Predicted 3D model of RNase P RNA and transfer RNA as a complex of 443 nucleotides. Its mean pLDDT, the model's own confidence on a scale to 100, is 78.

[in-house]
RNA sequence: GGAGUCGGCCGGGCAGUCGCUCCGCGCCUCGCUGGCGCGGGGAGGAAAGUCCGGGCUCCAUAGGGCAAAGUGCCAGGUAGCACCUGGGGGGCGUGAGUCCACGGAAAGUGCCACAGAAAACAUACCGCCCAAGCGAUUCGUCGCCGGCAAGGGUGAAAAGGUGCGGUAAGAGCGCACCGCGUCGGUGGUAACACCGGCGGCACGGUAAACCCCACUUGGAGCAAGACCAAAUAGGGGAACGCAGCGGCUUCGGCCGCCCUGUGUGGCCCGCACAGUGUUCCCGGGUAGGUCGCUUGAGGCGCACGGUGACGUGCGUCCCAGAUGAAUGGCUGUCCUCGACAGAACCCGGCUUACAGGCCGGCUCCCACC
RNA sequence: CGGGGCGUAGCGCAGUCUGGUAGCGCACCGCAAUGGGGUUGCGGUGGUCGGAGGUUCAAAUCCUCUCGCCCCGA
Numbered sequence: 001g002g003a004g005u006c007g008g009c010c011g012g013g014c015a016g017u018c019g020c021u022c023c024g025c026g027c028c029u030c031g032c033u034g035g036c037g038c039g040g041g042g043a044g045g046a047a048a049g050u051c052c053g054g055g056c057u058c059c060a061u062a063g064g065g066c067a068a069a070g071u072g073c074c075a076g077g078u079a080g081c082a083c084c085u086g087g088g089g090g091g092c093g094u095g096a097g098u099c100c101a102c103g104g105a106a107a108g109u110g111c112c113a114c115a116g117a118a119a120a121c122a123u124a125c126c127g128c129c130c131a132a133g134c135g136a137u138u139c140g141u142c143g144c145c146g147g148c149a150a151g152g153g154u155g156a157a158a159a160g161g162u163g164c165g166g167u168a169a170g171a172g173c174g175c176a177c178c179g180c181g182u183c184g185g186u187g188g189u190a191a192c193a194c195c196g197g198c199g200g201c202a203c204g205g206u207a208a209a210c211c212c213c214a215c216u217u218g219g220a221g222c223a224a225g226a227c228c229a230a231a232u233a234g235g236g237g238a239a240c241g242c243a244g245c246g247g248c249u250u251c252g253g254c255c256g257c258c259c260u261g262u263g264u265g266g267c268c269c270g271c272a273c274a275g276u277g278u279u280c281c282c283g284g285g286u287a288g289g290u291c292g293c294u295u296g297a298g299g300c301g302c303a304c305g306g307u308g309a310c311g312u313g314c315g316u317c318c319c320a321g322a323u324g325a326a327u328g329g330c331u332g333u334c335c336u337c338g339a340c341a342g343a344a345c346c347c348g349g350c351u352u353a354c355a356g357g358c359c360g361g362c363u364c365c366c367a368c369c
Numbered sequence: 370c371g372g373g374g375c376g377u378a379g380c381g382c383a384g385u386c387u388g389g390u391a392g393c394g395c396a397c398c399g400c401a402a403u404g405g406g407g408u409u410g411c412g413g414u415g416g417u418c419g420g421a422g423g424u425u426c427a428a429a430u431c432c433u434c435u436c437g438c439c440c441c442g443a
Base pairs, nucleotide, nucleotide: 001365002364003363004362005361006360007359008358009357010356012334013333014332015331016330017329018328020042021041022040023039024038025037026036027035028034044340048351049350051349052348053347054346055345056221057220058219059218063269064268065267066266068217069216070215071214072213073087074086075085076084077083088102089100090099091098092097103212104211108210109209110206111205112204125152126151127148128147129146133144134143135142136141160178161177162176163175164174165173179201180199181198182197183196184195185194186193187192225291226290227289228288235282236281237280238279239278240277241276244257245256246255247254248253259275260274261273262272263271264270298317299316300315301314302313303312304311305310335338370442371441372440373439374438375437376436379395380394381393382392389426397413398412399411400410401409419435420434421433422432423431
């Protein structure tokens, strides 16, 4: 200098002016509320997709079983996760690095179209062989009975691979190495790695097919839910006792069972409430309004622990909260001329979209010293 | 804002659950029948299965991401 890889950050700036919204203070207004003035805040790295995990709210405090769904190497982090960090194994790359739904196919079931002899209790189309047995013979051989699976062919995939020996031809038939299985040892928390012995090979692929194993998950969602309250209909709420059957009793009651309805719910069980009587009270909840609504597993800085994700301690800051729904318009000026896109209960992740720019770590190649 | 479904030929739909040949009706084209048209009969054309990636030997079908459309909840 060139090529590449990984991580972090920014996402037009400044000034003037006119508006919008929220909060605080002051003044005006009887007051709800509104107006004015001053001060302060006002979209994002993805606010998006709604794909995971939570908080929060209601229904049992979320309980048991079945079903259903999801996740899937190991260890750790975390409120939790399918996320993150570190490690193992495999693929790609010269390398820095990067990608992986990465448990089980000797528990069982299913499927493997077409082609092919055969697609999984193996088998024989072409082919190879006549050593043994039988027959024919022109004595060269040929056929039968048989043997084989090396080679060809089919297919995505063909029943361990390569080599040597061996044989009639062959074959884990024998041997060496590799692969596989199994046993033991060593290292490691573990995944796993390495070493040694044994087994001649049994065990094709598919689980993003059913399934098995392990773990996780109750359902709904801020239009959740709570409160105030014009209007309409009808009754509604609270407390105390209690009906049927059986048992006990200190005669006050208590316990168990059964039936029906409502709520929760994918289903069953279960749970809660109600059944009828007495007493007391007045509500009901549409329009509208208030709360939920933003201080939070929060941001920033420093120190310490840890390889790291992260944790602990101290200091400091308050940083949108609307409900027809604000965050904008105009002017000037500068530059590298500006992408994807906008909150609606909140948070942690993932994924997807994105003009351009800045910083840092590392790798490879070339040249020079 | 939240929840759910759909996308296959010009149009309306099967097939997807359980992977292997993409089919039905209308429409279109040709032929026959008719003097001509319609109807009818026979034959035929036409499909990136919304897009991209993955799993598998093989994907419309299974999985992930993405685009578009529709429905429901005050």
Annotation
Rfam match: Bacterial RNase P class A. Rfam links the family to the GO terms dimeric ribonuclease P complex, tRNA processing and ribonuclease P activity. Rfam classes the family as a ribozyme. From the family's description: Ribonuclease P (RNase P) is a ubiquitous endoribonuclease, found in archaea, bacteria and eukarya as well as chloroplasts and mitochondria.